This is a predicted structure of a 72-nucleotide RNA (transfer RNA) from a Candidatus Pacearchaeota archaeon. Model confidence (mean pLDDT): 82 of 100. Rfam family: tRNA. About the family: Transfer RNA (tRNA) molecules are approximately 80 nucleotides in length. Rfam classes the family as a transfer RNA. Taxonomically the source falls in Candidatus Pacearchaeota (Archaea, Nanobdellati). RNAcentral holds the sequence, with entries from ENA.
[in-house]
RNA sequence: GCCUGCGUAGCUCAGUGAUAGAGCAGUUGGUUUGUAACCAUCAGGUCGGGAGUUUAAAUCUCUCCGCAGGCU
Numbered sequence: 001g002c003c004u005g006c007g008u009a010g011c012u013c014a015g016u017g018a019u020a021g022a023g024c025a026g027u028u029g030g031u032u033u034g035u036a037a038c039c040a041u042c043a044g045g046u047c048g049g050g051a052g053u054u055u056a057a058a059u060c061u062c063u064c065c066g067c068a069g070g071c072u
Base pairs, nucleotide, nucleotide: 001071002070003069004068005067006066007065010024011023012022013021018055026042028040029039030038048064049063050062051061052060
């Protein structure tokens, strides 16, 4: 330098055009002599930045940034 993949909650990930979700972690409460476990509840996101297409974009297109891999 070229090619491919990835970027979504604190962490691991789902969601491939029509309401942004799960598990773990966290808050509060219950249970217990107490802790863990268990049960209930609540909170947490400008979906990496920008632009475009569309009635509608996390999703499609372009560009930039970051990470990983491959080729030379």